[in-house]
RNA sequence: AGAUCCUGCGCGGGAGAGAGCGGCCGGGCCAACCCGUGCCGCCGCCGAAGGCGCAACCGGCCCCCGGAAACGCUCAGGCCCAUGAACCGCGCGGGGGAG
Numbered sequence: 001a002g003a004u005c006c007u008g009c010g011c012g013g014g015a016g017a018g019a020g021c022g023g024c025c026g027g028g029c030c031a032a033c034c035c036g037u038g039c040c041g042c043c044g045c046c047g048a049a050g051g052c053g054c055a056a057c058c059g060g061c062c063c064c065c066g067g068a069a070a071c072g073c074u075c076a077g078g079c080c081c082a083u084g085a086a087c088c089g090c091g092c093g094g095g096g097g098a099g
Stems, first nucleotide, its partner, number of pairs: 005095009018043001020042005025036004044079003050075001051073003057067004
C1' cells in the first nucleotide's frame, strides 16, 4: 500500500395484489348519518423484508446427511397514493487480509 468478500450511512432506481365485508370502541354535543394511523373476526388476493422447503448439481463418513435463488410455500408481511421494500448503481466510511 492492498483485490475478491462482509458491513454502516447518504443519494438515485426499485414489482405484485381489496380505498373488501361485519362487529366493538372512539370522534363529530344527542339521534339519524358520517368519519377513523384503534381492536376483533370473516372472505378474496399478492410474492421482492424476514422465515420455511429442495428436483438437478456439488460435497461427505454415500439405504443417508449437509449446501442456493428472484424457484416453491404463504407462517410472518403486504394489497389507491405515499411510506416501506429484496435487489441494483454511485459517493463517503468501517472490517478482513489473498497476492